[in-house]
Molecule: Bacterial large signal recognition particle RNA
RNA sequence: CCAUACCAGCCGGGGAGCCAGCGGUGCCCUGUACCCGAAAUCCGCUACAGCGGGGGUUCAUUCCUCUUCAGAGGGCGGAGCCGACGCGGUCCGCGACCUGUGACGUACGUUGAAGGACGGGUCUUGCGCAAUCGGAUGCUGUGAACCAUGUCAGGUGGGGAACCAAGCAGCAUUAAGCAGAGAGUCCGGUGUGCCGCGAGGGCGCCUGUCCGGAGUAUUGACCAGACUAACGCGCGGCGGCAAAGCUCGACUUUGGGGUGUAUGG
Numbered sequence: 001c002c003a004u005a006c007c008a009g010c011c012g013g014g015g016a017g018c019c020a021g022c023g024g025u026g027c028c029c030u031g032u033a034c035c036c037g038a039a040a041u042c043c044g045c046u047a048c049a050g051c052g053g054g055g056g057u058u059c060a061u062u063c064c065u066c067u068u069c070a071g072a073g074g075g076c077g078g079a080g081c082c083g084a085c086g087c088g089g090u091c092c093g094c095g096a097c098c099u100g101u102g103a104c105g106u107a108c109g110u111u112g113a114a115g116g117a118c119g120g121g122u123c124u125u126g127c128g129c130a131a132u133c134g135g136a137u138g139c140u141g142u143g144a145a146c147c148a149u150g151u152c153a154g155g156u157g158g159g160g161a162a163c164c165a166a167g168c169a170g171c172a173u174u175a176a177g178c179a180g181a182g183a184g185u186c187c188g189g190u191g192u193g194c195c196g197c198g199a200g201g202g203c204g205c206c207u208g209u210c211c212g213g214a215g216u217a218u219u220g221a222c223c224a225g226a227c228u229a230a231c232g233c234g235c236g237g238c239g240g241c242a243a244a245g246c247u248c249g250a251c252u253u254u255g256g257g258g259u260g261u262a263u264g265g
Base pairs, nucleotide, nucleotide: 001265002264003263004262005261006260009057010056011055012030013029014028015027020046021045022044023043024042034054035053036052037051063258064257065256066255073248074247075246076245080241081240082239083238085236086235087234088233093231095227098225099224100223102222104220105218106217107216108215115211116210117209118208119207120206121205122204123200124199125198126197127196128195129193130192131190132189133188134187135186136185137184139180140179141178142177148173149172150171151170156165157164158163
């Protein structure tokens, strides 16, 4: 070195969880990777750390081991951000009201401020006047087949006659009614009035006169105080997202080391 038989090894690994620990079942990642049985009210084992049974491969750039790079995914962590709450009232902002010890501005004021006195108005009520609305009266027009009036042609009745009587149509007038006009008079009403007279009430506002003799107001922004807690702010725990850092680590990758027994040639 070759041949045959065999042995070791290999036929997946990892994370969280569980556990005293290790491995497995179940979950997740990787990605292709023999089969069967039991396993969460768990199953098996003990640092040589799954158990039981079966199968494939056979010393191989195969397997084991150390090492380098990259790194799916998981775990710890929790700066910071967001959300819904709770509490607070120190500084500051925001908010509304009040106070003034402040300083500024503005306005009014010797053509008279504050304050005081007297009167009027504003308010209530009674009466009047006016306005307006309605009604009545009065005015104009119209208005009756007969049952209104006057005059009543014709016709009718009475009479010997003169004449008398009733009376339709027509004409005229008028009643009730209807319509109109709106000047007057009367009556009544009123969400009316720069109106008049009287009575009451009131010191708030407006206004007039007088006394008085220098302040008054705060409509401006500020400052200080007191207030509030919607917001901002601070604190607290809760929920979500989550940076740095730490850790395990599949798959891939770099370099080194090791890699058996028997028989025959």